This is a predicted structure of a 709-nucleotide part of an RNA (large-subunit ribosomal RNA, domain II) from an anaerobic digester metagenome. Its mean pLDDT, the model's own confidence on a scale to 100, is 84. The RNAcentral record of the full RNA draws on SILVA. Its Rfam family is "Bacterial large subunit ribosomal RNA".
Context: one part of a larger RNA
Parts: sequence; structure tokens; C1' cells
RNA sequence: GGCAGGGAGUUUCUGGUAGUGGUGAGAUUAAGAAUUUAAUUUCGUAAUCAUAGAGAAAUCAACAGUCCGCAAGAGUUUACUCUGAGGGACGGGGUGUGAAAGUGCCCGGAAUCACUACCAAAAGACCCGAAACCAGUCGAUCUAUUCCAGGGCAGGGUGAAGCCGAUCAAUUGAUUGGUGGAGGCCCGAAGAGGUUCUGACGUACAACUCGUUCUUCUGAUCUUGGAAUAGGAGUGAAAGGCUAAUCAAGGCUGGAGACAGCUGGUUCCUCCCUAAAUAGGCCGCAGUCUAGCCUGAAGGGAGAUAGCAGACAAGGUAGAGCACUGAUUGAAUGUUUAGGGGGAGAAAUCUCUCGGCAUACUGUCAAACUCCGAACUUGUUUGCGUCGUAGAUCUUCGGAGUCGGGGGCGUUGGGGUAAGCUCAUGUCCCCUUAGGGAAAAAACCCAGACUAGAGUUAAGGUCCACAAAUUCUGGAUAAGUUAAAGGACGUCAUCAGUCUAAAACAGCGGGAAGGUAGGCUUAGAAGCAGCCACCCUUUAAAGAUAGCGUAACAGCUCACCCGUCUAGAUUGAUGGCUCCGAUAAUGGAAUGGAUUAAGCCAGAUACCGAUACUCUAGGACUCGAAAGAGAUUCGCUAGGGAGGCGUUGUGAUAGGGCAGAAGCUGGGGCGUGAGUUCCAGUGGACCUGUCAGAAUUGUAGAUCCUGCC
Repeated sequence: GGCAGGGAGUUUCUGGUAGUGGUGAGAUUAAGAAUUUAAUUUCGUAAUCAUAGAGAAAUCAACAGUCCGCAAGAGUUUACUCUGAGGGACGGGGUGUGAAAGUGCCCGGAAUCACUACCAAAAGACCCGAAACCAGUCGAUCUAUUCCAGGGCAGGGUGAAGCCGAUCAAUUGAUUGGUGGAGGCCCGAAGAGGUUCUGACGUACAACUCGUUCUUCUGAUCUUGGAAUAGGAGUGAAAGGCUAAUCAAGGCUGGAGACAGCUGGUUCCUCCCUAAAUAGGCCGCAGUCUAGCCUGAAGGGAGAUAGCAGACAAGGUAGAGCACUGAUUGAAUGUUUAGGGGGAGAAAUCUCUCGGCAUACUGUCAAACUCCGAACUUGUUUGCGUCGUAGAUCUUCGGAGUCGGGGGCGUUGGGGUAAGCUCAUGUCCCCUUAGGGAAAAAACCCAGACUAGAGUUAAGGUCCACAAAUUCUGGAUAAGUUAAAGGACGUCAUCAGUCUAAAACAGCGGGAAGGUAGGCUUAGAAGCAGCCACCCUUUAAAGAUAGCGUAACAGCUCACCCGUCUAGAUUGAUGGCUCCGAUAAUGGAAUGGAUUAAGCCAGAUACCGAUACUCUAGGACUCGAAAGAGAUUCGCUAGGGAGGCGUUGUGAUAGGGCAGAAGCUGGGGCGUGAGUUCCAGUGGACCUGUCAGAAUUGUAGAUCCUGCC
């Protein structure tokens, strides 16, 4: 992992609500007793609940009234009238408080006892799951330290002190040769350890091993046997190490089914309705309570109001403005007026200036400014629309779930450089929504799926993959066209100006001069380093020169003019499509093929295309006694409600079976479904329908448990 079997809202007591039943101003017995084969029945009146409330208490102590009106009934008559249980509105009353006004609770009789369903509290309380806490015990054959009695340490090296001799010296000694054999000395087996390869192995030989290399090896040495110390305790040359493969508090047993606001799982079917991810409180933020939103039942009996429009109110945002509060530009005028600086003077003081303040202008700014002020929102009301006697809005009660939300669009929203960011707000959607489209796709477009069949469309498409146009008309694009600022003689269209047959634009031929090398500067400065000026003449025209050039000149062009040639030339603006700008990791990559349209813009007509719409048939649901009717009914997670299927015992009843029960295998029917039924085979002895009643009652999940493979 596969299969089979097992596997999770139970039971008791108490309480709440509803249903059903008994009795009813009352209802019921408990423990217990008697009877009975048993079921049961009869007693048992203690006690509980109800029958009166208010008040802390003392204490006091409650409806013979009026009106409206549903259902129902009756009457006239087809829409009214009368009566009107229950219901509603007044009035009245009891009691507490208060001086009173007033105000709180209560009053015109319904309870109680069982059973059933759902829920709640207490209990293990739907099931499995900690790490932990506490108590008592067992451990030092592992290991830590200590004690007692023992044992072990090849061989080699080095050569301390001491001692002896020699030489020198001589009161001590120095030098030297021997001898000697010290040391937590050296090399290195046994022994002990465990450094490197970060080697092997890594379902191992092994729950720490193997190889290699390495450390130590007379000592703080290694080791055998015996003994001591233990669980908040021991031991520790100290690593939170070790205390039997267990250690930041051992193992075992018990308290014990510890607790878990946390994770996982929680078993048959169909039908109806269908959420919330918000507010407030909480040592509250993974939770919970109340409200909100969902659902079921009852009451009640006529209006309700999401949408649109009108009317009347409320508001201080966007914007705007500077009238207030502040900020703030400029130039004025006034003022001795906070202050600083300069000048004059012995000083007082005078004068100039930068300022301050004030005034009338000028130009601005504001979330905590407003003389103003929308859209818009809200309230009341009127009309339309929609919903409602098939019973709404509303009231009461039972049951919930929800408190991590997310996305698109809108808002001249807040924060942020921004974000697939965050906090709001309105709306739609996903969550809880399938179907068609966007290649693929939570929330983008179309569209809200009861079942089956047929047709028509939506979004989107119609060359092939792939259903439908290689359809039609007119344009633009050349990039196989995609993102910004910015850039461009790309190209198309439109508009405006200027030059042009007195010859434009482009090309080609010619000229482009003189005063003069202007003056200054400078070594030089001659159109052309620089400064100043920029005139005059001859002319068809020619700058005291626009560029190249020279050391300076020279030289070559240009502006400008003439000729030649010949018909358009040139400048700007706007719009369309295109180009550059243009960068990502396997492979060109628009879904692919491919495509000059099968791409783009504008228009036209067909067709395809969904669970949408229409038609046909059927079912459910709601109302109804039925017949029947049906409006805009029938997607759905959490969740509420309703009705069923099946399993195992039991009681009652009716049946089947060796002429073949249950079970198993393979087929055929029926039912929306859980399921059920028939046939054949196998099997070889029990089985089932209906009604009632009881459950250890339904498995795919839980790193589920057990077994087999």
C1' cells in the first nucleotide's frame, strides 16, 4: 500500500419548549404495603405544583363597566346589517414608593401528571490525540564518584642527584673521566583512547560498527571482584554530563477516560428554505456571550414598502473664497514704534537705514479657517410600481450557524513612492453557482441548472484543428504590426501660407568687385585670434563677410546676381495607421498550423453558438375535502425543517422452506433515491411480510485499530 472485520452525539438525573394522552380548580403520588405465575391492580394524602399579588419587612390585599372587531352564526339581500368566543383599546382595582404629580409589579381562573421529540446544566458526555502534575514503589550487572581486597604495563632511548678517580687550586672549590639510574621524561607493543579521511557502512555485521591514520602507555595510569551514594535526589577535573539503548528531573504502577478555547475524523436517501465572516462586552484578539443575519411553529387579521418621480425639511463634504483664525508676495503711505546697524554731537538728542505695527491696494495657502457652497445622503409625505386574505409588515416561542473572508467596478475616499498593499464606503460577484465564452482560469463577459426531448438566441465566433462566410462594400497598414516619456524627410487624408510662364525649386555654366591690408591691438592680424565701428563707391549682383584654409598673405566655397533649363515648388498645422525607444533565463511560441488577410478601421447581410428563452411530456412544491389552479415557485456550503430506505433482537399476526431456506455468483425488471423484486447457477437448513416497540443500527477517510496478502 491492497482487502476484510472493528470504528465516533450515548446513558442517568434535573430543567425549558412543543406535540400526544389522562384528569381538571384542581393534578399527581414518593418510600413502602397487599394481591398476582407474570404483566398488573389496589392501597399509601407524607409531599410537590397550581388556585393572589405587592413589599426588605411590618403588613395590606385584586374587574357584575364602555368601545372596536377576526373567525363563526343569523338576517335581509348579494354587500350590507346584527350577534360576536378568542383578540385589541379604554376605564377601574391590589400593593410598593412618594408631600403630591407620577411611577414599578400585578388583577376579569388553567393547571397538573405521564410519554415522545429537540435543546440546556451536571457527569469522561461525539471519538482518538499531548507535553506535563502528584503519590507510591524498583533500579549504581550500564555509567559518575568514593572505599576494601587483588592484578597488569614487551623492548629501546635519554642519563638528574649522589658516589669514586684524575688535574688545578687549596680553609669551603673548579674542571674533567667514570659510576649511578631520577622523571605526572622520550620512541614504541600489550592495555587505554577515538584525531583525520568529515573514507566504508548507513532497511548495517552493529539502535555508534569496520578500515586507515592518530593520542597515551610508571601514572591525576589501566583493570577484576566486592561495597557505598538515587529521583528535586545522587554523582559530576562542569559537557546540563551520567544515574541499565530512557535525563533541563529515571523507570514502573496508580490518581486517570488529567485538561486541551488546538489538529484530525464523525458512517443511508429524497424534498423545502437558506446564512455569516459585522457591532458591543470580556487577561478579549485561534475563544466566548448578547445583538444582527438563517430556519421552524404558533398568535394576529390589513396593510407593507427594497425601486422611480414630486413636495417640504436636515447637513457643511467636493469645490470655492479670504469676511474670521493662522500662514503669506510686492510696492506705497502713516507712525517714534519691539529691536539691530551707520553717521553727527561732550551729552541730551538729531539723522539715515534694516525692521515692527497700522491703513488702503496687490498676489497666494489651510485636516483641526469659512462670508459661501453643490452632486449626494437621510427623514416626513404624495403618486406610480412591487408584495400581501394562497394571510404580508408585526408579536411570541423552539433550533441554529456565523465573529480569519476574498475579488471587480464606482467615489477629484483616508494612509502609502508603490504593491496581487492597507483602512473605509456603495454596489455586484465568489465564498455557497453549475452551464457557454476569454487556449488553460474562484470572483471578466453571457447566464442563475426540477427531469427528458425539439427549436431559437446571448456572450463569443464562422481558413484548418473546431460547429458556422475562404461573404459583400469602402479605406488604411508592410511592421507578421503588442508598454511610456521622447524621437523620426515612413506613409495616407484634410487644412493654411509663400514663390512661380515678368520662369519659381533642384541641377549645370559664369560673376561674387573698388576705397581697403576699415580703425585698434599685435612679432604678424590683410573679410575670417581678439576689441570698436559696420560706412561709401562701381554695379545685373557682391557681407568692412557665413564656412574651410595660411605663421601672416595666398587659395577654395557661401550669401547675392546673370545665363541655361523647364512646370510646379516649398513651409507649417491637424488627424489615421506604422517605425525607433524595446532587456531573461530548454525552443521561434499570437493555443497550433498557418495567414498580406484568415490582421486593423467603418458599414451590411447570413449562419454557428448555453442547463438562457420558446414548445411538448412528466415530476415535485404551494393552496384546496376533491376536481383543479399556479403567480417572475423547484442552484446551494454552515445550518433549520419535513418525509422515507435499510440492519439486529423482541411482541402480535400472517406465511414460505429438502419438490431446496439463508448466504454467494451472474443476469432481467421496478423506484427521483436509500433500495427492492424476478430468473439461472451454487449452496444444503432455516427464512420472511404487515403492525407495534427497542437499538452497541448504515463507513472511504481519523499519519485510525486488528488480521491476512